Bacterial RNase P class A from an Actinomycetota bacterium, 374 nucleotides, folded computationally. Its mean pLDDT, the model's own confidence on a scale to 100, is 79. The RNAcentral record of the sequence draws on ENA. NCBI's taxonomy places the organism under Bacteria, Bacillati, Actinomycetota. Rfam family: Bacterial RNase P class A. Rfam classes the family as a ribozyme. A source record names the gene rnpB.
[in-house]
RNA sequence: GUAGCCGGCCGGGCGAUCGCGGCUUCGGCUGAGGAAAGUCCGGGCUCCACAGGGCAGGGUGCUGGGUAACUCCCAGGCCGGGCGACCGGCGGAAAGUGCCACAGAAAACAAACCGCCGAGUGCGUGGAAUCGCAUGCGACCGGGCACUCGGUAAGGGUGAAAAGGUGCGGUAAGAGCGCACCGCAUCCCAGGUGACUGGGAUGGCACGGCAAACCCCACCCGGAGCAAGACCAAGCAGGGAAGGAGCUGCCCGCUCCAUCUUCCCGGGUAGGUCGCAAGAGGCCGUUGGUAACAACGGUCCCAGAUGGAUGAUCGCCCCUUCGGUUCCGAAGGGAACCGGAGGACAGAACCCGGCUUACAGGCCGGCUACACAA
Numbered sequence: 001g002u003a004g005c006c007g008g009c010c011g012g013g014c015g016a017u018c019g020c021g022g023c024u025u026c027g028g029c030u031g032a033g034g035a036a037a038g039u040c041c042g043g044g045c046u047c048c049a050c051a052g053g054g055c056a057g058g059g060u061g062c063u064g065g066g067u068a069a070c071u072c073c074c075a076g077g078c079c080g081g082g083c084g085a086c087c088g089g090c091g092g093a094a095a096g097u098g099c100c101a102c103a104g105a106a107a108a109c110a111a112a113c114c115g116c117c118g119a120g121u122g123c124g125u126g127g128a129a130u131c132g133c134a135u136g137c138g139a140c141c142g143g144g145c146a147c148u149c150g151g152u153a154a155g156g157g158u159g160a161a162a163a164g165g166u167g168c169g170g171u172a173a174g175a176g177c178g179c180a181c182c183g184c185a186u187c188c189c190a191g192g193u194g195a196c197u198g199g200g201a202u203g204g205c206a207c208g209g210c211a212a213a214c215c216c217c218a219c220c221c222g223g224a225g226c227a228a229g230a231c232c233a234a235g236c237a238g239g240g241a242a243g244g245a246g247c248u249g250c251c252c253g254c255u256c257c258a259u260c261u262u263c264c265c266g267g268g269u270a271g272g273u274c275g276c277a278a279g280a281g282g283c284c285g286u287u288g289g290u291a292a293c294a295a296c297g298g299u300c301c302c303a304g305a306u307g308g309a310u311g312a313u314c315g316c317c318c319c320u321u322c323g324g325u326u327c328c329g330a331a332g333g334g335a336a337c338c339g340g341a342g343g344a345c346a347g348a349a350c351c352c353g354g355c356u357u358a359c360a361g362g363c364c365g366g367c368u369a370c371a372c373a374a
Stems, first nucleotide, its partner, number of pairs: 001370010012317007020031004033345001037356002040354005045225004057221005062076005077090005091216002096214002098210003113156002115152009125142003130139004164182006183205001184203008229274004238265001240264001242262001243257005281300008318343011
């Protein structure tokens, strides 16, 4: 320099005027995001339910750790991809059931279309030498085609996938049929908390794929959600008592009448207040830890609407792009000025931790490969 890999960050700035929400000591102060989004996971909080256990249902799924918790994060393991930085995947198919389209002989108790090999029958055909004779026929030797029976699983072909792979031996041809190495299975030894790794012995091979098919194993999970929920409470409707009469002379009680006005009661609508902004909080430092993270110390206070505020205009500057003029340069091109256009995705609603998705433009750091120079 070129081509890449990984991680982190910013998300226009300043000022003026007008407008809106919140707070206010009435001077003023303060007012969206990295995703506020999707609402996909996990928790806090609230109410309801709940002795304990099981079934059903749902979720998670290599190992160890972190965390309030997780489908998150960190570290590690194995497999796959990449020259590499690095990226992607992850329980069990040897408990059972099921499925494997099309093609293909066969898709899992293996099987045999072509091919290869052996035997038999039939039909052609070639022959140096040998034998017989009637001199071109037979014997004999070789080879071809067709059919039948059998062997085979090397080779071809089909498929996403074909019953261990490579090589040597072996065989009529072949084949773990035998052997070596690799793979696989079982057992043992060593290392590691573990996933797993390294080594050894034995076995000729049993075990194709799919669990986002049922299923098995291990672990986890009660339901609803801030319109949760708590408090105050107008009006209207309702209930009760104070009143009168009767049983009954009195008290209690009961029954009936009145209930215009006044007072009281519980539940509760409209409406209002709280929940609701100090939190698993931000920043800095120290210590522990490879890290995620944790502990301790210091420091800061940072939106709070409820028909739902957070906006608009102007000026200067910044970035990108287009056009023009001037200047510089041999050229590709560069610089200055003027003018125009553009500056994303999106927008709190109880809060927090994640994941995912969207995003104009820009900045920083680490690393890899190749080429060149010293």